[in-house]
Order: sequence, then structure tokens, then C1' cells
RNA sequence: UAAUGUAAAAGCCAAAUCUGUCGCGAGGCAGAGACGGAAAGCCACGGGUCUUUCAGAGACAGCCGGGUUGCCAUU
Repeated sequence: UAAUGUAAAAGCCAAAUCUGUCGCGAGGCAGAGACGGAAAGCCACGGGUCUUUCAGAGACAGCCGGGUUGCCAUU
């Protein structure tokens, strides 16, 4: 530097649900929680789903692809 994620280790994230709070809503944030995750870090670029006052706008990165950065181990 590249590929890979069988096992291990160090750590990391946190679905459903509950509580509080913000939002018309999809949902966001915080706490509890742990189904899972090797990018379940970040970016709405393509597709997709969803919301809304239906036409402007918005939500989802834990739906798939893409971009970008990165831990450990093996080769």
C1' cells in the first nucleotide's frame, strides 16, 4: 500500500420498546434499553421508501448503490 472479515483482543455504535422534549408530520435530540452492526462513521449524488398546506419543501445514511475518512486482525 492492496485485498479480506474465519477466530481473537482493544474499544465503538445502538433496533424495537419506554420516558422527556422539539416538529403539522415523516422524524430529530437526550436518558434508559440491546435486536443487531466491520463502517450501523460522515455526505441526500443515483435509485427507493415516507411526510406535508400538493407545490414548494422536508424525513430516512440501521433500504440498495456511490463518494469519502477510519479501528483491529489476517494475508
Model confidence (mean pLDDT): 83 of 100. This is a predicted structure of a 75-nucleotide RNA (c-di-GMP-I riboswitch aptamer) from a Desulfobacteraceae bacterium. NCBI's taxonomy places the organism under Bacteria, Pseudomonadati, Desulfobacteria, Desulfobacterales, Desulfobacteraceae.